[in-house]
């Protein structure tokens, strides 16, 4: 887009249409086929009734009378109406043909209709039965039935003629012979016989019309023949004989599915898909047979017989067929009323009036579809209220919507009128013609229906819903939820901010419908005629020869199957269309054209393909002449190797490996010599060399066989290309039978390796490898590219020919390579040796898996091989090619990355900090590297966030409105752990006044949260990484993704430069710039310095001076491969160079490209969202962050003698100081105490540098090393040192003697080692952190390797990106299948018993005067029975594999 639909929500009205797709399942009741007395006997029932009886009501009552049940006849019942089961077929469609038929009523033409006869039903009257029924007798009629005439142009069969055709033969016609006929009646109608029409059927033929080949061979009346039956009629349609045919890969036969057409949906057409209503045919009527009747039937509503079902029975026997209309159950998602009416229009009887007619008209159900119609219209803005949203003093939306004013009134109600369907039929009168036709006039006939269709009336009055809003696809936002509920056509949403659930307000298409769901056709060029493809995506057969069957070179001719025109017949109507008309439009529906692409005839035309026929050489082939080659097949010959064997010579080991080891070997091995045997392959030549069809072919030779190009152009004349099906060859391995057996070697053994190691290494070794003879028939049998033939630019190898003297060059064939242009491709790529551009012919493909698998069937000795699927399950699989990451892939490079070297970590006890546990709490975060002396640069209290306890509740602090009080403070009780709670008592400014300030208190808006989410942010930070990288703009290249720049060569620390370039440039990093620090100058001197000149001390720049120096702090200067040699094209690099305080970025610092790690961090702040509000908020006491079996990471001191103590003597830089830093005095050992003074500091202090150096002392020891750890005395902060400080002295004197495996750090003022000070802070748990400075090393061949990094390049099935990605087995659950002992079906077929009805045929006994019947017999069948196969389904213990 479309439905004969269903089903979910809604529902006003009309009109035209449909309306059991499932159970051809089973049906109660009613109704669909009757009619004719103008055929017949006759009368049951109703009606009238002459007459009779009776006083009357009434009653009897002449088939008298209208008419008529049942009966005999006649016509019709074979039509209409219904269903699609069969059926794959001449059943349908379409065209022919019957010289092989038939045909009732009806039309025409031409006769005839004479005689007799004898039954039978009905009535009667009787017998059975339970019913249906059935029988016997007696009696009768007909347009029922028989006989006799006549009797033709009828039929038979025989003898002739003529004329035609289509084979058989048709027609016309003569003669003579034989048969056959009828019904009455005035007349009209009727009847017989026969010719013709017309209708309707009957048989036969072309062509056309489903699927399987996992169905390949079928057929016995089968195929023809002669001759007979039999039919309306040809015919094996049936029957005797004869004969062996007939169908069949152009698809028989079997299975399996189905009524066909006209049309219809759908599509641009080609197709594709359907057959429902209507219309033509066909079959079928409960299922299978059968014939009767009859024009016509093997008969839907006729009969007869079997079955299998229902029903009635008195148990004996009976009755029955909705797939007519209605209805009923039942199946099913599912499909209507047991209505009217003969008024039309049709059928059937009839003169006819009528009848009868579930056909047909109409009506009622159903939104099932199609078309119409409506639910109003215009005005109306505070753009209201409510809802919803937001950037929230305000906007937006919903919204002219709404109310409110006007205005219409279709439908629908109400009432009223109300045609046309009936111009028609029919009767009866009367007229004209003239024997039925036409007028005229009257009468009579409407179911629908009082419809439809007007007219009035009233009033917006009755009268909108479904779906959707993430992309596809038109149309967003809030709230709810929180991988849940759930949504989903496809991709996919949903794990706390969901336009994808659910709601809700908005919107958005449709609209009395909307949606789902099911089909079917389009998109889909995704079966490809129109109009795909096969190198890598599915796809060329492993390869040739070659049947069939397909194409098929040039010339001439005839011909007319193919083609092409013209004309002629058909192609039903209905439907499609165009136009036009009629219902108020429209759908509907009528009229008039087109169309109907097809098939038949016919007349022509002759280019093309076909055929017939002649000729031709260019295609092909034969020949001639010489070349080629690892072509093949046979046989023979050869050396090297190899391994055995025998002999000799020797001796301790050989062999093998990454390394061994198993093995050989003092019974002599390897190893070397000589011989000798064996068998298998043939070194160099040897080559993107050559040959062959393809597999495949390699020492030398000889034989037969084949083949290829050249060259000539002598012969044939299209002989040709392909090739389904066949046939033939076909690497290995592999099987069979005989041989062979040397090597290497599946299987196995043993070593080894490894967690294992059924492996790879390594010793042995058996099939096999090798030969003949047979099989098997596969390979990544590959170029992953069928064969042929012709045309398209060109370079360069090569192999083989040809002429020419020629091995130079060139040419030219046919071969084999590489590069490439056009074009081609999806791209890699191919590109005259196509995958370019024709052509012909063949094989093949059509998502992935399941599968090359299952059943079948064919070959094979197996092994296996060929053909070759469903189910069911996926949304992908798959190619090329891109950017990355990664590789135990290359290459170049760089790092304290490794070496090399110095010192530690890890063993110890201590300090810290995680884990872990533990606990009321041990607050919370940081967790590879990049957490772990990290936030936190100072946890007794505070801090504090955590636990118990104890108070507050506008609140511990902030603020904004009102209101009421009061200064605000101060001082001082009770109570209480404290907070707090509750008294006492002094106490206001400013202003006239309102009032303000300040401060309580109450209410109110707010507030407070270190309460979740760093996976909702912002901000900072860690790390790759101070690694050299990360981009863009134009241009170009590429269908794109992308790619070039930025690749390459050289170089640098550097994407730093130079050179090159389809690239030029730019930017963000790198480098400078900035800060310090080495030198040096200028300027400038105080608290600093002191050379000089003066003064002074016990010293001491202390003082005057002084502006040199050191320093201080500003601004310069300097270093740039600048210069010199060398190397280099150049950037540059090299040098014990040079100068230079410094040389090649001088040393350090700040500085951190695009990004990556959902990295940290909501507890520094900030902040979206959530969430608590007498508490998750806040005051206070106390307690915990300090716990302690263990385990980890940082660190300190240590193990000593390069050291420990003791005594002495130097030498710093960089910082702090006022609740600070203290000099100096005195006191104490001491840690401090108390005076005291200078200093907010270049001026005073902290402040002792300490290692060192120099002297005593200790001699290797758990020590005079080591201090932990306890005891005990005390200091100092502080409200307070008990959990829990730090120091001091006294004494105590633990582990530890230099640390496994494994790790860290460092390349020069650097490690190592030594004091110093700062921040934090009342003190301090600092051995931590940050500075400073003294002292001061050793090593680096070098980049193999370990770690990270960078560039360039390959390989990917990876991209969450190697911490990927995947395989197969087991385990657990589900599903669908194959195979199976069986077991239960189904449908065809065969043989064989039986055998109803029926036809036909027979036939002595009975019937009848007879014709003829009865009976019996035979023959064939439905149908049962038996058997024994084949095919197909189900199911099924176990049992394969598959999928998820």
């Nucleotide at each position: 887009g479309a439905u004969g639909a269903a089903c979910g929500c809604u529902a006003g009205c009309g009109a035209c249409a449909g309306g059991c797709c499932u159970a051809a399942c089973a049906c109660a009741u009613g109704c669909a086929a009757g009619u004719c007395g103008a055929g017949g006997g006759g009368c049951a029932g109703c009606a009238c009734a002459a007459g009779g009886a009776g006083c009357a009501a009434u009653c009897c009552a002449a088939g008298g009378u209208g008419g008529c049940g049942a009966c005999c006849g006649g016509c019709g019942c074979a039509c209409g109406g219904g269903u699609g089961a069969g059926u794959a077929a001449c059943a349908c469609g379409u065209a022919u043909g019957c010289a092989a038929c038939c045909u009732g009523g009806c039309c025409g033409u031409a006769a005839u209709c004479g005689g007799g006869g004898g039954a039978u039903a009905g009535c009667c009257u009787c017998c059975u039965g339970a019913a249906a029924g059935g029988g016997a007798g007696a009696u009768u009629a007909a347009c029922a039935c028989c006989c006799c005439a006549u009797g033709a142009g009828a039929c038979c069969g025989c003898c002739g003629u003529a004329u035609c055709g289509c084979a058989u033969g048709a027609u016309a016609u003569g003669g003579a012979g034989g048969u056959u006929a009828a019904a009455u009646g005035c007349g009209a109608a009727g009847a017989u016989a026969a010719c013709g029409g017309a209708u309707g059927g009957g048989c036969a033929u072309g062509c056309g019309c489903a699927u399987g080949a996992u169905u390949a061979g079928u057929u016995a009346g089968u195929u023809g023949g002669c001759g007979g039956g039999g039919u309306a009629a040809a015919g094996g349609c049936c029957c005797a004989c004869c004969a062996a045919g007939g169908c069949g890969a152009c698809g028989a036969u079997c299975a399996u599915u189905a009524g066909g057409g006209g049309u219809u949906c759908u599509g641009a057409g080609a197709g594709g898909g359907a057959g429902g209503u209507c219309c033509c045919c066909c079959a079928c009527a409960c299922u299978g047979g059968u014939a009767c009747u009859g024009a016509g039937a093997c008969a839907c509503g006729g009969a007869c017989c079997a079955g299998a079902c229902u029903c009635c029975u008195a148990c004996g026997g009976g009755a029955g067929g909705c797939a007519g209309c209605a209805g009923u159950g039942a199946g099913g998602a599912a499909u209507a009323u047991u209505g009217g009416u003969c008024a039309a229009u049709g059928g059937u009887c009839g003169a006819g009036a009528g009848a009868c007619u579930g056909a047909a008209c109409c009506a009622g159900c159903c939104a099932u579809g199609u078309c119409g119609c409506g639910u109003g219209c215009a005005g109306g803005a505070a753009u209201a209220c409510g809802g919803c949203c937001c950037u929230a003093u305000g906007g937006g939306u919903u919204u002219u919507a709404a109310a409110c004013u006007g205005c219409u009134u279709u439908u629908a109600u109400a009432c009223g009128a109300g045609g046309g369907u009936a111009a028609a039929a029919u009767g009866c009168a009367c007229c004209a013609c003239g024997u039925g036709u036409g007028g005229u006039g009257u009468a009579u006939u409407g179911c629908a229906a009082g419809u439809a269709u007007c007219g009035u009336a009233a009033g917006a009055a009755a009268a909108a819903g479904g779906a959707u809003c993430g992309g596809c696809u038109a149309a967003c936002u809030c709230c709810g939820u929180g991988c849940c509920a759930g949504c989903a056509g496809c991709c996919g949403c949903g794990g706390u901010a969901a336009u994808a659930c659910g709601g809700a307000g908005g919107a958005u298409c449709c609209g009395a419908g909307c949606g789902u769901u099911a089909u079917c056709c389009g998109g889909a060029u995704u079966u490809a005629u129109u109009g795909g493809g096969u190198u890598u995506a599915a796809a060329g057969g492993g390869u040739g020869c070659g049947u069939a069957g397909g194409c098929g070179g040039a010339c001439u001719u005839u011909u007319a199957a193919g083609u092409c025109a013209g004309c002629g017949g058909u192609g039903a109507a209905a439907g499609u269309u165009a136009u036009c008309a009629g219902c108020u439009u429209a759908a509907c529906u009528g009229a008039u054209g087109a169309a109907a692409u097809g098939c038949c005839g016919u007349u022509g035309a002759a280019a093309c393909u076909g055929a017939g026929a002649g000729a031709c050489u260019a295609g092909a082939g034969u020949g001639u002449a010489g070349u080629g080659g690892a072509a093949g097949u046979a046989u023979g010959c050869g050396g090297a190797a190899u391994g055995u064997g025998u002999a000799g010579u020797g001796u301790a080991g050989c062999g093998g490996u990454g390394a061994a080891a198993u093995g050989c070997a003092u019974a002599g091995a390897u190893a070397u010599u000589a011989c000798a045997c064996a068998g298998a392959a043939c070194c160099c030549c040897g080559a993107u060399u050559g040959c062959g069809a393809a597999g495949g072919c390699a020492g030398c030779a000889u034989a037969c066989u084949a083949u290829a190009g050249u060259a000539c152009g002598a012969c044939u004349g299209a002989c040709g290309c392909u090739g389904a099906g066949g046939c033939a060859c076909g690497a290995g391995a592999g099987c069979g039978u005989g041989g062979g057996g040397a090597u290497c070697a599946a299987a196995c053994a043993g070593g080894a390796u490894u967690a294992g190691a059924u492996a790879c290494c390594c010793u042995g070794g058996u099939a096999g490898u090798c030969c003949a003879c047979g099989c098997c028939g596969u390979a990544a049998a590959c170029g992953a590219u069928g064969a042929u033939a012709a045309c398209u630019a060109g370079c360069u190898g090569u192999u083989u020919g040809c002429g020419a003297u020629a091995u130079a060059c060139a040419g030219u064939a046919a071969g084999u390579g590489g590069c490439a242009g056009a074009g081609c491709g999806a791209a890699a790529g191919c590109g005259u040796u196509a995958a370019g551009u024709u052509a012909u012919c063949c094989a093949c493909c059509u998502g992935g898996g399941g599968a090359g698998u299952a059943c079948g069937c064919c070959g094979g000795c197996a092994a296996c091989g060929g053909u070759g699927a469903a189910a069911c399950u996926c949304a992908a699989a798959g190619g090329a090619a891109u950017u990355g990451a990664c590789g135990g892939g290359g290459g170049c490079c760089c790092g304290c990355a490794c070496a090399a070297g110095c010192g530690g970590a890890g063993g110890a006890a201590c300090a810290u900090g995680u884990g872990g546990u533990u606990u009321a709490a041990u607050u919370c975060g940081a967790u590879g590297a990049u957490a772990c002396g990290c936030g936190a640069g100072g946890a007794a209290c505070c801090u504090u966030a955590c636990c118990c306890g104890g108070g507050c509740u506008u609140g511990a602090a902030a603020u904004g409105u009102a209101c009421u009080c009061g200064a605000a403070u101060g001082a001082u009780g009770u109570u209480g752990a404290a907070a707090g709670a509750u008294g006492u008592c002094a106490g206001c400014c400013a202003g006239c006044a309102a009032u303000g300030g300040c401060g309580a208190g109450u209410a109110u808006g707010u507030a407070g949260g270190u309460g979740c989410u760093g996976c909702a942010u912002g901000g900072u930070u860690g790390u790759c990484g101070u690694c050299a990288g990360c981009u863009c703009g134009u241009g170009c290249c590429g269908u794109g993704a992308g790619g070039u720049g930025u690749c390459g060569g050289c170089u640098u620390a550097a994407g730093u430069g130079c050179c090159a370039u389809a690239a030029c440039g730019a930017g963000c990093g790198c480098a400078a710039c900035c800060c310090u620090u080495a030198u040096c100058g200028a300027u400038a001197g105080u608290u600093a310095c002191u050379a000089a000149c003066a003064g002074g001390u016990a010293a001491g720049g202390c003082u005057g001076a002084g502006g040199a120096c050191u320093c201080u702090a500003u601004c310069g200067a300097g270093a740039c491969u600048g210069c010199c040699a060398c190397c280099g094209u150049a950037a540059g690099g090299u040098g014990c160079g040079a100068g230079g305080a410094a040389g090649g970025u001088g040393g350090g610092g700040a500085u951190g490209a695009c990004g990556u790690c959902a990295a940290a961090u909501c507890a520094g702040c900030a902040c979206g969202g959530c969430c608590c509000u007498u508490a998750c908020g806040u005051c206070c006491g106390g307690g915990g962050c300090g716990a302690c079996a263990c385990a980890c990471g940082u660190g300190u001191u240590a193990c000593a003698a390069u050291g420990g103590g003791g005594g002495g003597u130097a030498c710093a830089g960089a910082g702090g100081g006022c609740a600070g830093c203290u000099a100096c005095c005195a006191c104490g050992c001491g840690a401090g105490u108390g005076g005291a003074u200078g200093c907010g500091a270049a001026u005073c202090u902290u402040a002792a540098a300490a290692a060192a150096c120099c002297u005593c002392u200790c001699a290797c020891a758990g020590u005079u090393c080591g201090g932990a750890u306890c005891g005990g005395a005390g200091u100092c902060u502080g409200c307070a040192a008990c959990u829990c400080g730090a120091c001091u002295c006294c004494g105590u004197g633990a582990a530890g003697c230099u640390g496994g495996a494994u790790u860290c750090g460092c390349u020069a003022g650097u490690a190592a080692u030594c004091g110093c000070g700062c921040a934090u802070c009342a003190g301090c748990c600092a051995u931590g952190g940050c500075g400073c400075g003294g002292u001061g090393a050793a090593u680096a061949c070098g980049u193999u390797c370990c770690c990270g990094g960078g560039c360039c390049u390959u390989g990917u099935a990876c991209a969450c990106a190697c911490c990927g990605c995947c395989c197969g087995u087991c385990a657990a659950g589900c599903c669908a299948u194959g195979g199976g002992a069986g077991c239960c079906g189904g449908g065809g077929g065969u043989a064989c018993c039986u055998a109803a009805a029926g036809u036909a045929c027979g036939u002595a006994a009975c019937c009848g005067c007879a014709a003829g019947g009865a009976g019996c017999g035979u023959c064939c069948u439905a149908g049962g029975g038996u058997a024994a196969a084949a095919c197909u389904g189900g199911u099924a213990a176990c049992u394969g594999g598959g999928g998820c």

A computed fold for a 1444-nucleotide RNA from an uncultured Bacteroidota bacterium, annotated as small-subunit ribosomal RNA. Its mean pLDDT, the model's own confidence on a scale to 100, is 83.